[in-house]
Molecule: RNase P RNA; transfer RNA
Organism: Solimonas variicoloris DSM 15731
RNA sequence: GGAGUCGGCCGGGCAACCGCUGCCGCGCAAGCGGGGGAGGAAAGUCCGGGCUCCACAGGGCAAGGUGCCAGGUAACGCCUGGGCGGCGCGAGCCGACGGAAAGUGCAACAGAGAACAGACCGCCGAAGCUCCGCAAGGAGCUGGCAAGGGUGAAACGGUGCGGUAAGAGCGCACCGCGGUUCCGGCAACGGAAACGGCACGGCAAACCCCACCUGGAGCAAGACCAAAUAGGGAAGGGCCUGUCCGGCAACGGGCAGGACGCGUGGCCCACGCGCCUUCCGGGUAGGUUGCUUGAGCGGCGCAGUGAUGCGUCGCCUAGAGGAAUGGUUGCCGGAACGCUUCGGCGUCCGCACAGAACCCGGCUUACAGGCCGACUCCAUUU
RNA sequence: CGGGGUGUAGCUCAGCUUGGUAGAGCGCUUGCUUCGGGAGCAAGAGGUCGCAGGUUCGAAUCCUGUCACCCCGA
Numbered sequence: 001g002g003a004g005u006c007g008g009c010c011g012g013g014c015a016a017c018c019g020c021u022g023c024c025g026c027g028c029a030a031g032c033g034g035g036g037g038a039g040g041a042a043a044g045u046c047c048g049g050g051c052u053c054c055a056c057a058g059g060g061c062a063a064g065g066u067g068c069c070a071g072g073u074a075a076c077g078c079c080u081g082g083g084c085g086g087c088g089c090g091a092g093c094c095g096a097c098g099g100a101a102a103g104u105g106c107a108a109c110a111g112a113g114a115a116c117a118g119a120c121c122g123c124c125g126a127a128g129c130u131c132c133g134c135a136a137g138g139a140g141c142u143g144g145c146a147a148g149g150g151u152g153a154a155a156c157g158g159u160g161c162g163g164u165a166a167g168a169g170c171g172c173a174c175c176g177c178g179g180u181u182c183c184g185g186c187a188a189c190g191g192a193a194a195c196g197g198c199a200c201g202g203c204a205a206a207c208c209c210c211a212c213c214u215g216g217a218g219c220a221a222g223a224c225c226a227a228a229u230a231g232g233g234a235a236g237g238g239c240c241u242g243u244c245c246g247g248c249a250a251c252g253g254g255c256a257g258g259a260c261g262c263g264u265g266g267c268c269c270a271c272g273c274g275c276c277u278u279c280c281g282g283g284u285a286g287g288u289u290g291c292u293u294g295a296g297c298g299g300c301g302c303a304g305u306g307a308u309g310c311g312u313c314g315c316c317u318a319g320a321g322g323a324a325u326g327g328u329u330g331c332c333g334g335a336a337c338g339c340u341u342c343g344g345c346g347u348c349c350g351c352a353c354a355g356a357a358c359c360c361g362g363c364u365u366a367c368a369g370g371c372c373g374a375c376u377c378c379a380u381u382u
Numbered sequence: 383c384g385g386g387g388u389g390u391a392g393c394u395c396a397g398c399u400u401g402g403u404a405g406a407g408c409g410c411u412u413g414c415u416u417c418g419g420g421a422g423c424a425a426g427a428g429g430u431c432g433c434a435g436g437u438u439c440g441a442a443u444c445c446u447g448u449c450a451c452c453c454c455g456a
Base pairs, nucleotide, nucleotide: 001378002377003376004375005374006373007372008371009370010369012332013331014330015329016328017327018326020037021036023034024033025032026031039353043364044363046362047361048360049359050358051218052217053216054215063214064213065212066211067210068082069081070080071079072078083097084095085094086093087092098209099208103207104206105203106202120149121148122145123144124143127142128141129140130139131138132137157175158174159173160172161171162170176198177196178195180193181192182191183190184189222289223288224287225286232280233279234278235277236276237275239258240257241256242255243254244253245252246251260274261273262272263271264270296315297314298313299312300311301310302309303308336347337346338345339344383455384454385453386452387451388450389449392408393407394406395405402439410426411425412424413423414422432448433447434446435445436444
């Protein structure tokens, strides 16, 4: 100097003017003054929790989810460390990574054969039989084989040597695989030894098995106050008659009975409803609350490889409700283009993704441009 | 703000459960029939299965992410 890997951060700044919003103070009010006012993702709503209501003895089934091991955490499908596998020269990165020797199932087309398989081409002529030949030998059949070719995504261990008629774990060496023993590790797993002649192919993001986890709904949850209208309940009143009590009377009160309309019904009885006043409770509109001090943020110290935990000091950082957080101008800054005497000048732009709605921890997705730190590889110089 | 669902031919839908050449009706094109049209008959064309990635030998179908649209809750 070039190419890259990982981690962290910013994502315009200042000023003036005009607005919006809720809080505090003043004011009878109109209003005035003060200080606060979007994000790293506020997004997708994909996981996990807090909070709230409903349900709930315990256990099991079903359904759904997670899936190497250990740890962290309020919890998680998240994070950290480790193991194994894959990629990269490397720094590093990626992995739905339990079980296919419990069972069921799937594998189109091609191919001889697709899962306790198979012989199309091919190889052999040792053994048996037949034929030819004097013989050596040759041909064919019964057969033997699975090394080579071919099909396929996949063909029932791989390479080499021996062996054989040709072959074959048939024998041996190495590799792979399997269980056993020992050693290291909490574990996943790793290493070593001797043994086994290969059985046990693939798919579980097919059913399934194993282990673990999970009650349902969501702030439009929920709680409080509560109008009009309608409806529910209770009490009283209103018409007539009789009687009793009080009162000179008007009238008031108590008790008993009756009458009117409607409904049920053929009719009677009976029952219910109907008018007015007052009270009660439920509940709608509306209002208040939940509502922002919280698994909070920052500094330092300690423990730990780390995620993280503990201690201590400091700070308060949006709470709207059809929904505020904006606009204009100037300067600075950044970036593009053109000219250049390399000092600058002019023009354009002033900007990415996007905007809280109960709150947190994660993941995922989107993002113009820029800054910082650590590390790797290549080239060159000293 | 919260909850649920759907994307397959020009249109309306099936196929997805159990992965193996993508189908139906209407519409379109051509031919036959008719004097001509319609109807009818025959043949045919037309598909990034919303998009991207993964699992698998193989994906419309299984899994993950993403985009668009629709419905419900005061």